This is a predicted structure of a 121-nucleotide RNA (Guanidine-I riboswitch aptamer) from Leptothoe spongobia TAU-MAC 1115.

RNA sequence: AAGCUUUGCAUCUAGGGUUCCAACUUUGCCAGUUGGCUAAGUGUUCGGUCCGAGAGAUGCAGCCAGAAAACGUAUUAAUAGAGCGUUUUCUGGUUCACGGAGGGAUAAAAGCCCGGGAGAA
Numbered sequence: 001a002a003g004c005u006u007u008g009c010a011u012c013u014a015g016g017g018u019u020c021c022a023a024c025u026u027u028g029c030c031a032g033u034u035g036g037c038u039a040a041g042u043g044u045u046c047g048g049u050c051c052g053a054g055a056g057a058u059g060c061a062g063c064c065a066g067a068a069a070a071c072g073u074a075u076u077a078a079u080a081g082a083g084c085g086u087u088u089u090c091u092g093g094u095u096c097a098c099g100g101a102g103g104g105a106u107a108a109a110a111g112c113c114c115g116g117g118a119g120a121a
Stems, first nucleotide, its partner, number of pairs: 007061006015051002020048002022045001023042004028037003062094012096116001098119001102114003
């Protein structure tokens, strides 16, 4: 200096807005007690549904390395051993990671996606 690898999914959380439900406010109507129906508004409304992390958590799977066992394979008159391959079980590993602005999707927004980007060290 260059190349390859550093994975995927699920559940949850930080966080997020406002389609739907609810809550609150107001209009009209009914009732006449607090209520019920319709329409509009509010996310500065600590809610339910929903979205949701590369640098958050957990789990499962995949991948890498090692060990053991079984089977197969080359050679050989035959057997055994070594090597290689497949399967099963077990063990270990899967590191590190500061980060805009702007744009995009969805109803809308975000630590979602562009993006381990630009940039910085």
Background
The organism belongs to Leptothoe spongobia, within Bacteria. Its mean pLDDT, the model's own confidence on a scale to 100, is 83. Rfam family: Guanidine-I riboswitch aptamer. Gene Ontology term of the family: regulation of gene expression.